[in-house]
RNA sequence: UUUCGACAAAGGCAAAGCCGUCGAAAGACGGCGACGCAAAGUCACCGGUCUAAAGAGCGAGGGCUCCACGACAGCGGGACCGCCGGA
Numbered sequence: 001u002u003u004c005g006a007c008a009a010a011g012g013c014a015a016a017g018c019c020g021u022c023g024a025a026a027g028a029c030g031g032c033g034a035c036g037c038a039a040a041g042u043c044a045c046c047g048g049u050c051u052a053a054a055g056a057g058c059g060a061g062g063g064c065u066c067c068a069c070g071a072c073a074g075c076g077g078g079a080c081c082g083c084c085g086g087a
Stems, first nucleotide, its partner, number of pairs: 002087004012037002017032006035074001041080003045077003048072003055066004
């Protein structure tokens, strides 16, 4: 440097659910909690998914439709960085 991940060692993260806070929502954050994870570390660049506040359209009206500048990195790809060990 490349490649691989064993019931090795030291450690790490934390799904669902519940409680609290924020948010229009999706969702995020904190606590409890562990389904899982060798990048479940970081980045919305590509595809995908979720939401639809503002805006636009429609409707007599309750409302309905479109839409990301909002989200998801634990959906896939890509980029960057990294612990331990084997070859």

The RNA shown here (c-di-GMP-I riboswitch aptamer) has 87 nucleotides and comes from an Anaerolineales bacterium. The source organism's lineage runs through Bacteria, Bacillati, Chloroflexota, Anaerolineae and Anaerolineales. The coordinates come from a structure-prediction model, not an experiment, and the mean pLDDT is 89. The model forms 100% of the base pairs in the Rfam consensus. Rfam family: c-di-GMP-I riboswitch aptamer. Rfam links the family to the GO term cyclic-di-GMP binding.